Background: This is a predicted structure of an 88-nucleotide RNA (transfer RNA) from a Methylococcaceae bacterium. It was read from a public genome assembly. It matches the Rfam family "tRNA".
């Protein structure tokens, strides 16, 4: 270079028929038990703004496109992994 596949929270992962993005599961954070703690059990957890778990913004590598609507289709790029070619 040419070609596959994939980049989503603090980690691993789902949604792929285009229709609430992050189910679940760990961590983490609070609270229950407990003399203490471990184990369990309940509750919260993307981010930003807020007194707020209201209300609004934003968020799936980046940047444009289509669409009423896009992690999901299109086009340019980036990085990561494989395979091919080049290496005259």
């Nucleotide at each position: 270079g040419c070609c596959u596949c994939g980049g989503u929270g603090g980690u691993g992962a789902a949604a792929u028929c285009g229709g609430u993005a992050g189910a679940c599961a760990c961590a983490c954070a609070g609270g229950a038990c407990u003399u203490a703690a471990a184990a369990u059990c309940c509750u919260g957890c993307g981010c930003c703004c807020u007194u707020a778990c209201a209300c609004g913004g934003c968020g799936u590598g980046c940047c444009g496109g289509u669409u009423c609507g896009a992690c999901u289709c299109c086009g340019g790029c980036c990085c990561g992994a494989g395979g091919c070619a080049c290496c005259a």